[in-house]
């Protein structure tokens, strides 16, 4: 002085004028009025996880379903975080992983390729063994057949350890060395996991489980239009009184039958109005304990509650000329959109002293 990485914060500033929605405090019977104070976000969004908080359901156990998956730990829980394993990228800081099981069963692999899983003979190498024909200097050579053969080519996302030496026709864990892997055991670690550890196996037990499946754990349902209270008219209901010995209907009449009043109270419930609503798993200093998420602890702070739903709109001055986007019950997460600035930790290039 370039590049990057992580990690925190800020989201035009000031001032004046007019509005909106809630609080306080005053005057007023009210309706209003007057004075003060407060009013979106880092994602208020997606609604994709967790959880409080309400109402229903509920012995207990299973089955079916959805989830989640390395290990420890935060946590009110979590699929979040914190810190560690492993695996991959990056010179690094650092970043990314649904990161349980394929020697429980079933499935699935397009094209290409001879073969795709108890492997394959296309090309290529071999001709010892057996047989056959030719040739021949009678030593043997050439060709077929029958065959070996996973070293070398060659498809492919992936061909059944590697390198080397030995064998061997020719090759091969076929034998050995080393690497690597797989199985016990020891060592460290709380574990996941690891080792120049010690012993044994020639060495398979291909891949895929965001494919069925197996194995562990986790889950009851609906949502703030969840719910709780007050409570009109109208109709309809229940008890109690009262009004008749009454009115209609049937019938030729009587008797039966059958139907219809008024009032008080009570409950349930409709319109509507209250309330859940925002001091709460809060915030912020500074201590203490942890590597860290975080816990504890003294102090201090109050920071939107609407119910057609308020948070604008105008002017001045300035600048680096302003992205994304507006709460509707609360809370913690993730994910996403997003001008532009800031500060701090850490890396690695290159110059200078």
């Nucleotide at each position: 002085g370039g590049a990057g990485u992580c990690g925190g914060c800020c989201a035009g500033a000031c001032a004046g004028u007019c509005g909106c929605c809630g609080c306080c405090g005053g005057a007023g019977c009210a309706a209003u009025c007057c004075g003060g104070g407060g009013g979106a976000g880092g994602a208020a969004a997606g609604u994709c996880c967790g959880g409080g908080c309400u109402c229903c359901a509920c012995a207990g156990g299973g089955c079916a379903g959805a989830g989640u998956g390395c290990c420890a730990g935060g946590u009110a829980a979590u699929g979040c975080c914190u810190g560690g394993g492993c695996g991959g990228c990056g010179u690094g800081a650092g970043c990314c992983g649904a990161c349980g099981g394929a020697a429980a069963g079933u499935g699935c692999a397009g094209c290409a390729g001879a073969g795709a899983g108890u492997a394959g003979a296309c090309c290529g190498c071999c001709u010892a063994c057996g047989u056959c024909u030719c040739c021949c200097u009678c030593g043997g050579g050439a060709g077929g057949c029958c065959g070996g053969u996973a070293a070398g080519g060659g498809u492919g996302a992936a061909a059944g350890g590697g390198u080397g030496c030995g064998g061997u026709a020719a090759g091969a864990g076929c034998g050995c060395a080393c690497c690597g892997c797989g199985c016990g055991c020891c060592u460290g670690g709380u574990a996941a996991c690891a080792g120049u550890g010690c012993g044994u196996g020639g060495c398979a037990c291909g891949g895929u489980a965001a494919a069925c499946c197996c194995c562990a754990c986790u889950c009851g349902g609906a949502g703030c239009a969840a719910g709780a209270c007050c409570a009109a008219a109208u109709a309809g209901g229940a008890a109690c009184c009262c009004c008749a010995u009454g009115a209609c209907g049937u019938g030729g009449c009587c008797c039966g039958c059958g139907u219809c009043g008024g009032g008080u109270u009570c409950g349930g419930g409709u319109a509507g109005g209250u309330u859940g609503c925002u001091u709460g798993a809060g915030g912020g200093u500074c201590g203490u304990g942890g590597u860290g998420a975080c816990a504890c602890g003294c102090c201090c702070c109050c920071u939107a509650g609407a119910g057609g739903a308020a948070u604008g709109a105008c002017u001045g001055u300035c600048c680096a000329c302003g992205a994304c986007a507006g709460a509707a019950c609360c809370c913690g997460g993730c994910u996403u959109a997003u001008c532009g600035g800031c500060c701090g930790g850490c890396u690695c290039c290159c110059c200078c002293c």
Molecule: Bacterial RNase P class A
Organism: Halomonas salsilacus